[in-house]
Context: one part of a larger RNA
RNA sequence: GGCGCAUGGGGGAUGCCUAGGCUCUCAGAGGCGAUGAAGGACGUGAUAAGCUGCGAUAAGCCACGGGGAUCGGCACAUACGAACUGAUCCGUGGAUUUCCGAAUGGGGCAACCCACCAUAUUGAAGAUAUGGUACCCGAAAGGGGGCGAACCCGGGGAACUGAAACAUCUAAGUACCCGGAGGAAGAGAAAACAAUAGUGAUUUCGUCAGUAGCGGCGAGCGAACGCGAAAUAGCCCAAACCGGUUGUGUUACGGCACGGCCGGGGUUGUAGGACCGCGACAUUCCAUGCUUUAUGAACUGGAACCCUUUGGAAAGAGGGGCCGUAGACGGUGAUAGCCCGGUACAGGCAAAGACAGUUAUGGAUAGCGGUAUCCUGAGUAGUGCGGGGCACGUGAAACCCUGUAUGAAUCCGGCGGGACCAUCCGCCAAGGCUAAAUACUCCUGAGAGACCGAUAGUGAACCAGUACCGUGAGGGAAAGGUGAAAAGAACCCCGAACAGGGGAGUGAAAUAGAACCUGAAACCAUGCGCUU
Numbered sequence: 001g002g003c004g005c006a007u008g009g010g011g012g013a014u015g016c017c018u019a020g021g022c023u024c025u026c027a028g029a030g031g032c033g034a035u036g037a038a039g040g041a042c043g044u045g046a047u048a049a050g051c052u053g054c055g056a057u058a059a060g061c062c063a064c065g066g067g068g069a070u071c072g073g074c075a076c077a078u079a080c081g082a083a084c085u086g087a088u089c090c091g092u093g094g095a096u097u098u099c100c101g102a103a104u105g106g107g108g109c110a111a112c113c114c115a116c117c118a119u120a121u122u123g124a125a126g127a128u129a130u131g132g133u134a135c136c137c138g139a140a141a142g143g144g145g146g147c148g149a150a151c152c153c154g155g156g157g158a159a160c161u162g163a164a165a166c167a168u169c170u171a172a173g174u175a176c177c178c179g180g181a182g183g184a185a186g187a188g189a190a191a192a193c194a195a196u197a198g199u200g201a202u203u204u205c206g207u208c209a210g211u212a213g214c215g216g217c218g219a220g221c222g223a224a225c226g227c228g229a230a231a232u233a234g235c236c237c238a239a240a241c242c243g244g245u246u247g248u249g250u251u252a253c254g255g256c257a258c259g260g261c262c263g264g265g266g267u268u269g270u271a272g273g274a275c276c277g278c279g280a281c282a283u284u285c286c287a288u289g290c291u292u293u294a295u296g297a298a299c300u301g302g303a304a305c306c307c308u309u310u311g312g313a314a315a316g317a318g319g320g321g322c323c324g325u326a327g328a329c330g331g332u333g334a335u336a337g338c339c340c341g342g343u344a345c346a347g348g349c350a351a352a353g354a355c356a357g358u359u360a361u362g363g364a365u366a367g368c369g370g371u372a373u374c375c376u377g378a379g380u381a382g383u384g385c386g387g388g389g390c391a392c393g394u395g396a397a398a399c400c401c402u403g404u405a406u407g408a409a410u411c412c413g414g415c416g417g418g419a420c421c422a423u424c425c426g427c428c429a430a431g432g433c434u435a436a437a438u439a440c441u442c443c444u445g446a447g448a449g450a451c452c453g454a455u456a457g458u459g460a461a462c463c464a465g466u467a468c469c470g471u472g473a474g475g476g477a478a479a480g481g482u483g484a485a486a487a488g489a490a491c492c493c494c495g496a497a498c499a500g501g502g503g504a505g506u507g508a509a510a511u512a513g514a515a516c517c518u519g520a521a522a523c524c525a526u527g528c529g530c531u532u
Base pairs, nucleotide, nucleotide: 001531002530003529004528005527006526007525008524009523015517016481017480020452021451022449023448024447025446026445027444028443029441030440031147032146039100040099041098042055043054044053046078050074051073061094062093063092064091065090066089070082071081072080105114106113107112115133116132117131118130119129120128121127135144136143137142151182152180153179154178155177156176162169166216192199193198203230204229205228206227207226213221214220234433235432236431237377241264242263243262244261245260246259247258248257249256250255269411271376272375273374274373275370276369277368278367284364285363286362287361288360289358290357291356295352299347300346301345305320306319307318308317309316321338322337323327329341330340331339382406383405384404385403386402387401388400389399392418413428414427415426416425417424468475469474488516491503492502493501494500
């Protein structure tokens, strides 16, 4: 020196654990904000650095309800207090709520600086206190502004990439930016589909179907009809006509014409309505109010077990019982239906309050016949040119939207059925509203998992968007476990020691001693053996 065995050091793998995550399900909620939000700054405790709570009434104030012995948060200790004359704690409602922040009197390098007006102290002020003083819309009343995870609608709108290059094309109307709204949004009651038979608003799902098609006919893109389901709900204006009111023009002052506003009327395609005639006061529904009630906070009651044995400890093992509308779950010194908290079930009732009922108030809603006249959405439909959307890239390209230029008809009317024409069929544009079925989850409650178990699972189980890095936008960690219980090692000794250690003591265990469960490997050391 090598190998082996043993014992340690070192290190923190592994095992076990879970306080935290992840993904869902069912309910709830789906907003907060000028009555000042979200988010912060600074304060606030006997002592108080941090977190939490709170706001100069500052770990809190008031009322009511619950509850019943301790309490002054995390967080020990000391001091001082509170509480059965009911505290702490829990629920509901209220008060207070500095400064910044949309931030809004003006300014500003956020949490700061400086004003004006009114009132009061007051007679005075370089004083104090209280209130007010931004901008936009609106006559006023009043409203808006900002924040918020996704979902939704609209206005803009890429590139990488794919096409094995690349330009049409694709990616994709995606990402991203902007505006806006709601608990959903959007769409929606046929100028729709269909095809000789019919359907009957919209939305969503399944299928049709990777079909028909589109496509440098490349890469790729990709329907509809029909069928089966979910859920179902239909309505209101404009106009004709009637009435009121008002304005303008004109007048032979009697009016006439035109316009504005308000009320009635009326709302469709087997055309409908006005108008004329007949008939009638019906029927049905909505909102608000009222009544009753389910439900509904904290919270209350809530069954049933003992012995022996091993052990530090019984819930284990053995024996014998019991409850169960409760054998969910968690805890307790190991594995507990019957030890504890709970669980099933029952009760409790403040605010609130569905469904239902009711009449009160208010509001809405209908029929039959006739057809001479009137009405039925105009710079619209359509067309040319240029674009866009439709699965459809200009194509034979219908249909929808419109920048530009033009520009109808009026029920004997008009539009569509994928160029176009005829026949036939369907429908009534150029005004508006509309629940449900659908999408999402920042958030609350309950529950689940052939999800993770500390290099995993969120970046974050721990004081984490922290420490730290960066001028900044931004990037972004590591870090869990003594023990059943602190019983956290009195006292003594070595030592400079409040370091560290040896005794003693606690404990089942101290090689569980706080650098604390287990304690692998690398690496280091000591002893012994063999060997060169």
A computed fold for a 532-nucleotide part of an RNA from Aureisphaera galaxeae, annotated as large-subunit ribosomal RNA, domain I.
The prediction has a mean pLDDT of 83.